[in-house]
RNA sequence: CGAGACGGCCGGAUGGCCGCGCGUCGCCCGGUUCGCCGGUCGGCGUGAGGAAAGUCCGAGCUCCACAGCGCAGGGUGGCGGGUAACGCCCGUCCGCCGCGAGGCGAGGACCAGUGCCACAGUGACGAUGCCGCGCGACGGUGAAAGCCGUCGGGCGGAGUGAAACGGGCAAACUCCACCCGGAGCAAGGCCAAAUAGGAGGGCGCAACCCGGUUCGCCGGGGGAGAGGUGCGCUGCCCAGCCCUCGGGUCGGCCGCACGAGCCGUCGGGUAACCGGCGGCCCCAGAUGGAUGGCCAUCCACGCGAGCAAUCGCGUGACAGAACUCGGCUUACAGGUCGCCUCGCUGG
Numbered sequence: 001c002g003a004g005a006c007g008g009c010c011g012g013a014u015g016g017c018c019g020c021g022c023g024u025c026g027c028c029c030g031g032u033u034c035g036c037c038g039g040u041c042g043g044c045g046u047g048a049g050g051a052a053a054g055u056c057c058g059a060g061c062u063c064c065a066c067a068g069c070g071c072a073g074g075g076u077g078g079c080g081g082g083u084a085a086c087g088c089c090c091g092u093c094c095g096c097c098g099c100g101a102g103g104c105g106a107g108g109a110c111c112a113g114u115g116c117c118a119c120a121g122u123g124a125c126g127a128u129g130c131c132g133c134g135c136g137a138c139g140g141u142g143a144a145a146g147c148c149g150u151c152g153g154g155c156g157g158a159g160u161g162a163a164a165c166g167g168g169c170a171a172a173c174u175c176c177a178c179c180c181g182g183a184g185c186a187a188g189g190c191c192a193a194a195u196a197g198g199a200g201g202g203c204g205c206a207a208c209c210c211g212g213u214u215c216g217c218c219g220g221g222g223g224a225g226a227g228g229u230g231c232g233c234u235g236c237c238c239a240g241c242c243c244u245c246g247g248g249u250c251g252g253c254c255g256c257a258c259g260a261g262c263c264g265u266c267g268g269g270u271a272a273c274c275g276g277c278g279g280c281c282c283c284a285g286a287u288g289g290a291u292g293g294c295c296a297u298c299c300a301c302g303c304g305a306g307c308a309a310u311c312g313c314g315u316g317a318c319a320g321a322a323c324u325c326g327g328c329u330u331a332c333a334g335g336u337c338g339c340c341u342c343g344c345u346g347g
Base pairs, nucleotide, nucleotide: 001343002342003341004340006338007337008336009335010334012298013297014296015295016294017293018292020047021046022045023044024043025042026041028039029038030037031036049318053329054328056327057326058325059324060323061184062183063182064181066235067234068233069232070231071230073180074179075178076177077176078092079091080090081089082088093107094105095104096103097102108175109174113173114172115169116168117167130157131156132155133154135152136151137150138149139148140147141146188254189253190252191251198245199244200243201242202241203240208221209220210219211218212217227238228237261280262279263278264277265276266275267274268273299316300315301314302313303312304311305310
């Protein structure tokens, strides 16, 4: 200097004018149950991402009352560690790719069983066309040995193929080990309002005791037991549960942001990560859904002109929260930093 691998960061800046959402404070106005609420204006603070995306995993949180056992279904798959947890991350073994730095891995079991292996080849589970050696039986010939033929076996070889008595495939079904209740913020609560206290059905509330009684029944106890967020059983909790048709409410508030949070530093650990100390009143909380519009200057990159200063033109990526986090995957113009590998050259 060139090419590459791994990790991190930025991803337009500044000023002016006008205009937005939230929080907080203040003057004024209106209401008031005297707590406060609403409105105009103004000050201050703050306001999209590394992926906000995909909805693929894991959780926090909410609801179904709970617990145990099993089944179905699903997930993971060497070993050790991290984490709230995971299918994630770190380390390591083995295997594959790469000259290498590195990258990937769907990594337990084929003697529990079922299944598949195209084409080629005789044949891909209980296999055999050809060649060789050898065994047995029968037949022919021969005195016999022996020779010839047929049939049935055994061993080996050539050839085909990835693989041929033995293999491969479980990223084939399956078996083994371990893990997992279900539904999800459109979860779930509160307020207000309206309608039709609608119509037709089904399954339950056992027996027994007490009280009342208009003698139809009602109330209490009791125990039983329909239904109760995958299915079944057991315990346990709960007296109502369910179907069809039809009608009303498309309003407001909460949930809604202080978090497994962020920053700095010290220590432990190969690392992932963990712990201690200090700091940040804190960095969106919308609901047809807020960040915008105009102007100017600058910056970065590309192209062209020019000796140069400089000038002109063009471009500035992927892309917008909607409960929140930990991951994975996908997209990304341009710029920058660190460390490592390979090649060339020079000292």